[in-house]
The prediction has a mean pLDDT of 87. This is a predicted structure of a 355-nucleotide part of an RNA (large-subunit ribosomal RNA, domain IV) from a sediment metagenome. The full RNA is in RNAcentral, with records from SILVA. It matches the Rfam family "Bacterial large subunit ribosomal RNA".

Context: one part of a larger RNA
RNA sequence: UCGUGGUUAAGGAAUUCGGCAAAAUACCCCCGUAACUUCGGGAGAAGGGGGGCCUGACCCGUGAACCCACGAGCUGGGGGCAGCGGUGAUGGUCGCAGAGACCAGGGAGAAGCGACUGUUUACUAAAAACACAGGUCCGUGCGAAGAAGCAAUUCGAGGUAUACGGACUGACGCCUGCCCGGUGCUGGAACGUUAAGGGGACCGGUUAGCACGUGAGUGCGACGCUGAGAACUUAAGCGCCAGUAAACGGCGGUGGUAACUAUAACCAUCCUAAGGUAGCGAAAUUCCUUGUCGGGUAAGUUCCGACCUGCACGAAUGGCGUAACGACUUCUCCACUGUCUCAACCACGAACUCG
Numbered sequence: 001u002c003g004u005g006g007u008u009a010a011g012g013a014a015u016u017c018g019g020c021a022a023a024a025u026a027c028c029c030c031c032g033u034a035a036c037u038u039c040g041g042g043a044g045a046a047g048g049g050g051g052g053c054c055u056g057a058c059c060c061g062u063g064a065a066c067c068c069a070c071g072a073g074c075u076g077g078g079g080g081c082a083g084c085g086g087u088g089a090u091g092g093u094c095g096c097a098g099a100g101a102c103c104a105g106g107g108a109g110a111a112g113c114g115a116c117u118g119u120u121u122a123c124u125a126a127a128a129a130c131a132c133a134g135g136u137c138c139g140u141g142c143g144a145a146g147a148a149g150c151a152a153u154u155c156g157a158g159g160u161a162u163a164c165g166g167a168c169u170g171a172c173g174c175c176u177g178c179c180c181g182g183u184g185c186u187g188g189a190a191c192g193u194u195a196a197g198g199g200g201a202c203c204g205g206u207u208a209g210c211a212c213g214u215g216a217g218u219g220c221g222a223c224g225c226u227g228a229g230a231a232c233u234u235a236a237g238c239g240c241c242a243g244u245a246a247a248c249g250g251c252g253g254u255g256g257u258a259a260c261u262a263u264a265a266c267c268a269u270c271c272u273a274a275g276g277u278a279g280c281g282a283a284a285u286u287c288c289u290u291g292u293c294g295g296g297u298a299a300g301u302u303c304c305g306a307c308c309u310g311c312a313c314g315a316a317u318g319g320c321g322u323a324a325c326g327a328c329u330u331c332u333c334c335a336c337u338g339u340c341u342c343a344a345c346c347a348c349g350a351a352c353u354c355g
Stems, first nucleotide, its partner, number of pairs: 001350008010341002014339001019336001027051005036041001038171001052093003059086004066078004070073001094098001106334007113326002118130002134169007146155003172321004177251003182248002184244005191239003197233002203227004209220004252270005279313001280310001291307005
């Protein structure tokens, strides 16, 4: 000097991002116990009192030997201020201290998020993330849909729509507004478009032959073989027409107006598929911003309650509440303390120095 423990005057969070760490609380019995609440809880709420040893009143439980009775029994009564056990008043007694050591809840108030118990990043994250019961939608009629496999086959399921698969939301309470123009999905099948195939008009290639020619050759050209090929015919799809948002998603601008001012219930106009309803709101969302006002403090960029000017909340990508719960996050208070003012000493261990 460091580490691990122990103690500390006065103060008591002044420390610090933050009470991190430490201290304090802790057991049993009795009294007592708020808001709120889903009436179960909250609750061991909080907050008080008692606790050793001796004595042992009153009360309670159990109750043998033995005696008596008769219905003679695994019977009834006495025994019974006998014994044993329990609660324990009262009185006494010792210590600084009686749950004497060890062991062994700190508590309260407010807010956010997630209902809850649970699950998770084995080795930096335990959470507000995942799951969850509940809710909704979509598919599936059984050789089910869906899934694994090339297939056979298997799972689903020795199940059968109160079942199974997929998607979203996430207890409960109150609710869940408007938009189907785009994208998707479902339905429709009249019309348009649309492939191979069918079809084969029309136009070729080849040449047995015919014609012309002295010849070279030229022209025509059947059958067959063969090339190209229009009309017409023809499915799904797409176009088209509808439906559908707890499908993917979306949910405006400008100008004017009231007898102070300000504001605009009101009017006009442009655009749109429709222009954000209820509720909430400087929020885990607010840039400007430490917004403004109120509370708390001597003093508060955090916190709580409001306001609404929502840069850029908003309704199962759920909205707003919510008792209980949380090694979650934030703020405050009580208790408590070497966290600190500001350090000191002690014990053990290590390093270092000397021997």